[in-house]
Context: one part of a larger RNA
Molecule: large-subunit ribosomal RNA, domain I
Organism: termite gut metagenome
Order: sequence, then C1' cells, then structure tokens
RNA sequence: GGCAGACGGUGGAUGCCUUGGCUCUCGGAGGCGACGAAGGACGUGAUAAGCUGCGAAAAGCCGCGGGUAGGUGCAAAUAACCCUUGAUCCGCGGAUAUCCGAAUGGGGCAACCCGGCUGGUUGAAGGCCAGCCAUUCCGCAAGGAAGGCGAACGUGGGGAACUGAAACAUCUAAGUACCCAUAGGAGAAGAAAACAAAAGUGAUUGCGCAAGUAGUGGCGAGCGAACGCGCAUUAGCCCAAACCCGUAUUGUCGUAGGCAUUACGGGGGUUGUAGGACUACGCCGGUUAGGCAUGAAGAGAAGGGAAAUAGAACGUUUUGGAAAGAACGGCCAUAGCGGGUGACAGCCCCUUAUAUGACUCCCUUCCGAAGCCUCAGUAGUAUCCUGAGUAGCGCGGGACACGAGAAAUCCUGUGUGAAUCUGCGGGGCCCAUCCCGUAAGGCUAAAUACUCCCGAGAGACCGAUAGUGAACCAGUACCGUGAGGGAAAGGUGAAAAGAACCUUAAGUAAAGGAGUGAAAUAGACCCUGAACCCGUCUGCCU
Repeated sequence: GGCAGACGGUGGAUGCCUUGGCUCUCGGAGGCGACGAAGGACGUGAUAAGCUGCGAAAAGCCGCGGGUAGGUGCAAAUAACCCUUGAUCCGCGGAUAUCCGAAUGGGGCAACCCGGCUGGUUGAAGGCCAGCCAUUCCGCAAGGAAGGCGAACGUGGGGAACUGAAACAUCUAAGUACCCAUAGGAGAAGAAAACAAAAGUGAUUGCGCAAGUAGUGGCGAGCGAACGCGCAUUAGCCCAAACCCGUAUUGUCGUAGGCAUUACGGGGGUUGUAGGACUACGCCGGUUAGGCAUGAAGAGAAGGGAAAUAGAACGUUUUGGAAAGAACGGCCAUAGCGGGUGACAGCCCCUUAUAUGACUCCCUUCCGAAGCCUCAGUAGUAUCCUGAGUAGCGCGGGACACGAGAAAUCCUGUGUGAAUCUGCGGGGCCCAUCCCGUAAGGCUAAAUACUCCCGAGAGACCGAUAGUGAACCAGUACCGUGAGGGAAAGGUGAAAAGAACCUUAAGUAAAGGAGUGAAAUAGACCCUGAACCCGUCUGCCU
C1' cells in the first nucleotide's frame, strides 16, 4: 500500500410525518374611497429588538348580547395587577383613529416645511387648541358630484413581432400579446328595412349537432361558416312626427287682437294582414287585468346569515414506559364523518346525527303610502304624418368563414346625393315575377363570463430538491444606479422530566461520571441516519 471483517467519524439520501400548498365543487359576496381608501411611515407594553394588535383615548375605550373561571397575544420567566359586583374570550354596534398617500390651504427630495381666515384659551401679544381654505363639472344660489385603489371577467379606441408557410413578400401567428378609455356584478346583444322558399319561422344570448361540411386560400400553409334541428332561459316596451293646446320670443298688420317665425312645455301617438292624425258614431267603469323593467317610512311578516346551547353509549384482566392493542363480557346509534388523547377508541375529550338559539346588525322575499298610464271600438280613406346630408352611388379602406373575386350584406375617410306608402329595403353580381320586411331615435330581466375575497366540502393531487418563489418572521436575506432579479432554511421527547451535583480543564469550550427517560448511538449540531469520503482494530498478501 491492497483486500476482507468488525467498530466508528463525516454526510444528510431514504422511510415515516405535516402546520403549507395545488386543483375543483356548492353557497355567499362581487367592491373600497373626500364620513379620507388601498398601501405605508412613526409611535404604542412594567421590562420590549421582531411579528401581531392598536393609534397620543395607542396589545386598547364604551354599549348590548353570548359565555364561565380564570386572565394580562406570539413568548418562557420576574414584577405589578384584573376577575363570580362575571374578567380574559366570542358576536354586533359605537368612540378614538398621529403623519404620508387621490392627498385636496401653499410647497416638497412621501411620512417634512411654511401659511391665511374664523372661533376658543389670555387683560393683551406670542404660543397652543378646534374648524375651514385644492381642482374640474352641474347649479342663479344654497349645495351636490367627480378624482384614487382593486384578481379575473366585459365593451370600445389603438395594435405588434417571433413563429408557420420547412426560404419569403400576399397569407399566418392575430385582432393574439401589449397600451389607452370605461362600465357592472356581470358586461355586451336585443324586439326584424331578420331568416326562409311556394312550406314556414318569429327579439337577443349561451350550449349540443349540422361540420372540419359549404366555401375561402401564393386554391400553399392554413382559415372556416350558415340554413335547419335539439336544449338552457324566456318579456316585451318607450319616443320623434302629423293634429290640438299653452308659455315665451321675433316679425308684421287694420294693435284688449289676428297671422306667421323660433324655442320650450302639456296632450296625442308608435306600425307593415301597414299604423296614426283627421271626420262621423260609440264608450265613461277606474271593478277585474296589465304596464310604468317598478315601491317611501316601517320596533310589519317570513326565511337566511353574523356569537352560541343541548347532544347517546364501557368496564375488567393481560402485554407494555404508556392501551385505544389482545382476551372476556356489555352498551349507544336520525350520532361507526373527522381530529385528539403516552401504540390502532362508535361508547375518554372535541366533534358528529338531530334539535334549539338573537337585544343588535346584514341579506332576500312578501306586505306596504303616494301615485301615473293602457284597456287596443265601428265606419270613412279626400288630405296630413311615419326619423336626410340619410339611403344609394364613385374613389380609398375596414368588417363579414369569404384575400376584389361574379361579391351580395355591414361600417365609413372623401366626393356626390334620392324617394315619401301608387313610397322604400332585402332575398349573395344584375333584371323580372313572387315572397319577406319597414332603415336613417331609444330602453330592456333571465339563460352566459369571471373569482382578489368569505363559509362548507372534495381529491386514483404534492409531501420539504416535491407542492406556491415562500410549510420556517419570504417577496425576506442578498444582488442591481435602476427597472428588476431573488434564495436557503421543517421533525428532541408522551411529557422538558432540557441533564442537580462531582471530576479533568484557563474554561460560560469539551469530555467523563451522576441523574431523567421506555430509549440519551432521542442531549438540544437532537426521528430514521443510505452512499461518497476519512479513520481505529484484527486477519491475509506484497
């Protein structure tokens, strides 16, 4: 030096565990903010660095309710206190709530600096205390509103590239990412100038099929409908105008007035088998019904939520450190879900099934005052009305599954520019017949999308290099001028019983005894304790 065996050191794999995560389901909630938010700074404890709580009234103050023997958070110990005259704790409501921050009196390098006015304190001044003093919009004013934050979901305005096409330019990726504006618990859409096809349907939205079909496409890569059928959910309405009336206005005339203009208001009226105005006739009940997409106050009703309460039934022996194990014999069950307890517990504890519960606060539904409107009639068809820089068209774009194509339809930057119910639009160039509809005003629940958050629950999800980046004081330490990047790190034991005392030693190191414990090779560098690597002893070989 090698090999082997034994025993160790180092190391932290593996096993077991779970306080934490992940993905969902059901229900709730879907906002907070000038009544100062979200988020912070600084304070606040007998002692107090951090976290948590709170705000100069500062781990708290007040009231009501619940609850019952202890309490002064994490967090031990000491001190000093509180509490059956009911504390701590839990629910609800209230008070206080420094400074910064939309930040709003002015400024500013956030948590700082400096003012004005009024009132109080004082005899006066200073100082101190309280209130007010930003901007924009609406309003004559009084006054009111907005602003900022927030995870996804919605709508609108802008809008890439990598990539694919095996290169690349049309195309694709994709109207995606991203930016901006803005709304709500949803949003958008929505009551046919719609589809269809000789038969019919009857607003919108979402899902399943139709169908990877018809199409579109350097006919490449790709993109990709609709009709119709089945389901979910269902809900329909209001203006403008004609006509009548009023108020104001301006013009004019023959000036207590008439006619006309303009503006505003009231009635009227709302559609395609056209309807309405208008004319004539009829109808007067607000009874029933429907609508105004709807409802004030309410110590009205019901239900639900925000603390809680009751809640069945087991013993002995045995092994063991410990019984819930084993043996024997019982019991409860509208409760044998789950968790804990010194090993595996229906009957030990917390729960669980079930039943009950609110002075107060919140939510939903109902009731509910005051209302307003409609109720659609018959006949007539001469006249009037029925949304104009609109429809359409030219040029240029965009959206439609559809890339200009035979290209309808929709939107519009630009230029043109109708008709008026004997009207107008559509039915995929265009024309005719036929059919369907009635544009150029508006509103509209539900079925649909999402989850920062709350409650309950689930998992052929993870189990500490996994699962969130984060099971642990983590968006921390640390890195970066900055935007930003971003860790590692869990486990003694049933219980601290966490090793009194002694010895060695310079010893608050360490070791050896002693003691605790079932175990200390469970001793705090603490469960198990693999490999690599390093030793000690023994044997063999060189």